RNA sequence: GGCUAGCGUAGCUCAAUUGGCAGAGCAGCUGAUUUGUAAUCAGCAGGUUGUGGGUUCAAGUCCCUCCGCUAGCUG
Numbered sequence: 001g002g003c004u005a006g007c008g009u010a011g012c013u014c015a016a017u018u019g020g021c022a023g024a025g026c027a028g029c030u031g032a033u034u035u036g037u038a039a040u041c042a043g044c045a046g047g048u049u050g051u052g053g054g055u056u057c058a059a060g061u062c063c064c065u066c067c068g069c070u071a072g073c074u075g
Base pairs, nucleotide, nucleotide: 001074002073003072004071005070006069007068008067011026012025013024014023020057028044029043030042031041032040050066052064053063054062
């Protein structure tokens, strides 16, 4: 380099029940508690679901293209 398979969702780690409201934990911010910090409790914010198209009333989910990562095989 080629082929095959899997993966890409919040700052990080991952869910989303075989198409039907995008979520959790940690981290962050605010408040309570404390002399203060940590811990604990309550709340808040944070997303073009890797890119671009297609199918559908409806796409994170299905199809195609490209990009990136991982693994296997191979020259």

The RNA shown here (transfer RNA) has 75 nucleotides and comes from Pseudobythopirellula maris. RNAcentral holds the sequence, with entries from ENA. Model confidence (mean pLDDT): 81 of 100. Rfam family: tRNA. Its family is annotated with triplet codon-amino acid adaptor activity in the Gene Ontology. The source organism's lineage runs through Bacteria, Planctomycetia, Pirellulales, Lacipirellulaceae and Pseudobythopirellula.